[in-house]
RNA sequence: CUCAUCGAGAGGGACUGAGGGAACGGCCCGUUGAAGUCCCGGCAACCGCCGCACGAGCCUCCGAACGUCGGCCCGGAUCACUCCGGACGACGACGGAUUCGUGGGUGUGGUGCCAAAUCCGUCCCGUGCCGAGAGUCGGCGCGGGGAAGAUGAG
Numbered sequence: 001c002u003c004a005u006c007g008a009g010a011g012g013g014a015c016u017g018a019g020g021g022a023a024c025g026g027c028c029c030g031u032u033g034a035a036g037u038c039c040c041g042g043c044a045a046c047c048g049c050c051g052c053a054c055g056a057g058c059c060u061c062c063g064a065a066c067g068u069c070g071g072c073c074c075g076g077a078u079c080a081c082u083c084c085g086g087a088c089g090a091c092g093a094c095g096g097a098u099u100c101g102u103g104g105g106u107g108u109g110g111u112g113c114c115a116a117a118u119c120c121g122u123c124c125c126g127u128g129c130c131g132a133g134a135g136u137c138g139g140c141g142c143g144g145g146g147a148a149g150a151u152g153a154g
Base pairs, nucleotide, nucleotide: 001154002153003152004151005150006149011040012039013038014037015036019029020028021027023122024121025120026119041114042113043112046110047109048106049105050104052103053102054101055100056099060097061096062095063094066092067091068090069089070088073086074085075084076083077082118148123145124144125143126142127141128140129139130138131137132136
C1' cells in the first nucleotide's frame, strides 16, 4: 500500500500497585485491584490442514478401457480392388495426479482475541419530534455512507 472482517464468542491465579477504555468529547471500568509481566485456561476460525462434497479448468504428467486417423509395421482372407485382426504412434474425449472456486470439517501448527456494538459520537447525506424564529439555528433520536482505528492475509 491492497483486500477481507469488526452488534457473536471466550477468565482464573501469581507478582505488582494507579490508572485504563487509540486521539478528542461523552459515558463507563478501576484499591471488591487499572495498566504491565508470567502461568494456566478458554473463544474464534484469518492463515494452515483434510483418502470430504459440488462445480470449473486442463499448461504439464499418468492411464491393459473408448473414438478418429496414420504407415517401407506384423498376421490372415481375396484373382484383384480391397477387407479383417493385432501391435505401435498421433490427436480427441473421459478419468486420475495437479490447479482454482464454493461449501463442509478440524483445532496438532502461525497469528489474534477473552467489560460495554470498534462502548457511543466526531465528517457527509436523508429523516422523526421539540424549541426558537426567518430562510436558518439549537436540542433529543433513527437510518445510510465515509474517516480513523483494530485484526488477519498478501